[in-house]
RNA sequence: UCCGAAAAAGGUAAACCCUCAGAAAUGGGGGGGCGCAAAGCCAAUGGAUCCCGGGAUGGAUGGCCUGGCUGCCGAAG
Repeated sequence: UCCGAAAAAGGUAAACCCUCAGAAAUGGGGGGGCGCAAAGCCAAUGGAUCCCGGGAUGGAUGGCCUGGCUGCCGAAG
RNA backbone atom coordinates (compact mmCIF):
# COMPACT_ATOMS: atom_id res chain seq x y z
C1' U A 1 0.00 0.00 0.00
C1' C A 2 -3.68 -3.46 -1.29
C1' C A 3 -7.24 -5.62 1.86
C1' G A 4 -11.49 -5.47 5.43
C1' A A 5 -12.02 -9.90 10.48
C1' A A 6 -18.49 -13.77 13.37
C1' A A 7 -12.09 -8.04 16.28
C1' A A 8 -12.37 -3.56 19.49
C1' A A 9 -13.53 1.62 19.99
C1' G A 10 -16.03 5.40 17.79
C1' G A 11 -19.15 7.28 13.64
C1' U A 12 -23.32 7.58 10.39
C1' A A 13 -28.61 6.63 9.96
C1' A A 14 -33.14 3.67 5.38
C1' A A 15 -38.33 2.74 5.94
C1' C A 16 -41.90 4.60 9.22
C1' C A 17 -44.02 8.37 12.94
C1' C A 18 -44.30 13.67 14.76
C1' U A 19 -43.17 18.66 13.45
C1' C A 20 -41.44 22.89 10.40
C1' A A 21 -40.23 24.84 5.23
C1' G A 22 -41.45 24.28 -0.12
C1' A A 23 -45.90 24.66 -5.83
C1' A A 24 -43.29 20.10 -6.26
C1' A A 25 -39.13 16.90 -6.42
C1' U A 26 -37.34 17.33 -1.56
C1' G A 27 -35.06 19.46 2.81
C1' G A 28 -34.30 21.02 8.50
C1' G A 29 -35.38 19.27 13.68
C1' G A 30 -37.05 15.09 17.13
C1' G A 31 -37.97 9.76 17.57
C1' G A 32 -36.38 5.29 14.98
C1' G A 33 -32.52 1.72 12.95
C1' C A 34 -32.63 -1.02 7.59
C1' G A 35 -28.02 -0.58 6.27
C1' C A 36 -22.90 1.57 5.46
C1' A A 37 -15.34 0.86 5.74
C1' A A 38 -15.70 6.31 3.24
C1' A A 39 -23.35 6.02 3.56
C1' G A 40 -16.89 11.82 5.33
C1' C A 41 -16.37 16.43 2.14
C1' C A 42 -17.13 18.45 -3.13
C1' A A 43 -21.77 18.73 -6.44
C1' A A 44 -17.94 18.47 -11.01
C1' U A 45 -18.70 23.08 -18.31
C1' G A 46 -19.46 14.36 -16.17
C1' G A 47 -23.53 10.71 -16.44
C1' A A 48 -28.34 9.05 -14.22
C1' U A 49 -33.03 9.80 -11.88
C1' C A 50 -36.85 13.10 -10.12
C1' C A 51 -40.01 18.14 -9.90
C1' C A 52 -43.06 22.10 -12.85
C1' G A 53 -45.90 27.74 -9.76
C1' G A 54 -45.73 29.44 -18.06
C1' G A 55 -40.84 29.05 -16.44
C1' A A 56 -35.06 29.56 -16.29
C1' U A 57 -28.47 29.60 -18.62
C1' G A 58 -34.50 26.81 -13.25
C1' G A 59 -34.86 23.39 -9.02
C1' A A 60 -33.97 18.45 -6.29
C1' U A 61 -31.18 13.71 -5.00
C1' G A 62 -26.00 12.12 -3.84
C1' G A 63 -27.96 5.78 0.87
C1' C A 64 -27.42 5.85 -7.97
C1' C A 65 -22.57 5.62 -11.31
C1' U A 66 -17.91 7.90 -12.39
C1' G A 67 -14.41 11.50 -10.72
C1' G A 68 -11.58 14.90 -7.11
C1' C A 69 -9.92 15.73 -1.85
C1' U A 70 -9.39 13.86 3.14
C1' G A 71 -9.66 10.06 6.96
C1' C A 72 -10.46 6.01 12.30
C1' C A 73 -9.01 0.92 13.55
C1' G A 74 -5.66 -3.42 12.36
C1' A A 75 -6.47 -9.88 12.36
C1' A A 76 -5.30 -13.06 8.24
C1' G A 77 -3.24 -12.68 3.42
The prediction has a mean pLDDT of 81. c-di-GMP-I-GGC riboswitch aptamer from Nitrospiraceae bacterium UBA6898, 77 nucleotides, folded computationally. The organism belongs to Nitrospiraceae, within Bacteria.